[in-house]
Context: one part of a larger RNA
RNA sequence: CUGGGCGUAAAGGGUCCGUAGGCGGCCGCGUAAGUCGGAGGUGAAAGCCCUGGGCUUAACCCAGGAAUUGCCUUCGAAACUGCACGGCUGGAGUCCGGUAGAGGGAGACGGAAUUCCCGGUGUAGCGGUGAAAUGCGUAGAUAUCGGGAGGAACACCUGUGGCGAAGGCGGUCUCCUGGGCCGGUACUGACGCUGAGGGACGAAAGCGUGGGGAGCAAACAGGAUUAGAUACCCUGGUAGUCCACGCCCUAAACGAUGGGCACUUGGUGUGGCGGUCGUUCAGGCUGCCGUGCCGUAGCUAACGUGUUAAGUGCCCCGCCUGGGGAGUACGGUCGCAAGGCUGAAACUC
Repeated sequence: CUGGGCGUAAAGGGUCCGUAGGCGGCCGCGUAAGUCGGAGGUGAAAGCCCUGGGCUUAACCCAGGAAUUGCCUUCGAAACUGCACGGCUGGAGUCCGGUAGAGGGAGACGGAAUUCCCGGUGUAGCGGUGAAAUGCGUAGAUAUCGGGAGGAACACCUGUGGCGAAGGCGGUCUCCUGGGCCGGUACUGACGCUGAGGGACGAAAGCGUGGGGAGCAAACAGGAUUAGAUACCCUGGUAGUCCACGCCCUAAACGAUGGGCACUUGGUGUGGCGGUCGUUCAGGCUGCCGUGCCGUAGCUAACGUGUUAAGUGCCCCGCCUGGGGAGUACGGUCGCAAGGCUGAAACUC
């Protein structure tokens, strides 16, 4: 190397696009590189194996055979793979008509609420907790009414719902823009699948520059609790949370389940589109796509999974190989930094 695996035991890359490569639909004709067959050459000897023989036996030795799974040459076969040519439409895509949606980007607008400011009413408390205290309040708070400022988030609708490759996306309107699904079957004619490297995207926190700052709130301060309380509870409160631009690139980035195609009993919800039946309505039957639940066979160590497979197969990629040491050290590379990626060993059980 060969092997066995990857939902939960070690193991699916965070996601997508895509380079090389690997793999690849139906028919015809050719070719003969792979493939298969015949023949020839070669594959040293010794050794291994078989048969026979020689030392009293054996080890050892001698002779013959077999084997040497290989390579080369030549003749031939043409099913499969490859290659060349021609054709096809079922895969893939284009076009036309519909359609649902928190898909993405930009701008504008809206109401509720919190806080703060101004004014009115009004008076002794408010707030907070298990109970309190710190805190706020007679310089007039809390409560209540009117006016104003500003920032952030969008109640109900809301769903077991929808959209997106993932991260993720939720007030309303407008503009720009990506993808999907259904129907038609006009067009191209295998244009496909996967994808080492590579590229792009990538929650939160964090970083740089500038802005913004209502609420919340690491750090911090105080009050409590406690044996202590560097906590849990309370009163405050700065980064941050928000915006623009540039970085960072991690995650229980999870369905802990890579992508694609095909096949394999069913039941019942729900979202989108269509066909047909029904006088209308309610609805019945039915095709496709998505999203849930329950379950057949099968699979599974069990749990469970079960047409959205973890079933049955094929193709391609990633990854695992006892625990600790350790996602550490060293080196490399990326980063402003924090750190990321790659990633051991000694030793030990």